The RNA shown here (transfer RNA) has 73 nucleotides and comes from a Minisyncoccota bacterium. Model confidence (mean pLDDT): 81 of 100. It matches the Rfam family "tRNA". Rfam classes the family as a transfer RNA. Rfam links the family to the GO term triplet codon-amino acid adaptor activity. Rfam's curators write: Transfer RNA (tRNA) molecules are approximately 80 nucleotides in length. RNAcentral holds the sequence, with entries from ENA. The organism belongs to Minisyncoccota, within Bacteria.

[in-house]
RNA sequence: GCGCGCAUAGCUCAGUUGGUAGAGCGCCUUGCUUAUACCAAGGUGGUCCUUGGUUCGAGUCCAAGUGCGCGCA
Numbered sequence: 001g002c003g004c005g006c007a008u009a010g011c012u013c014a015g016u017u018g019g020u021a022g023a024g025c026g027c028c029u030u031g032c033u034u035a036u037a038c039c040a041a042g043g044u045g046g047u048c049c050u051u052g053g054u055u056c057g058a059g060u061c062c063a064a065g066u067g068c069g070c071g072c073a
Stems, first nucleotide, its partner, number of pairs: 001072007010025004019056001026044006049065005
């Protein structure tokens, strides 16, 4: 330099044919306990990497860019 893949909650990841974004873990509160833990109930969470485009509507489609990974040279 060329090609391919990934980027969504603090972490690991889902997200169908474009229609108001979810799980587990974590964290907080309460119950339980002498107390901690476990367990149970409730709660807490997002500029969906950035910018632009298409669309009535974009996490999803298109373009450019950024970062990371893999391959080729």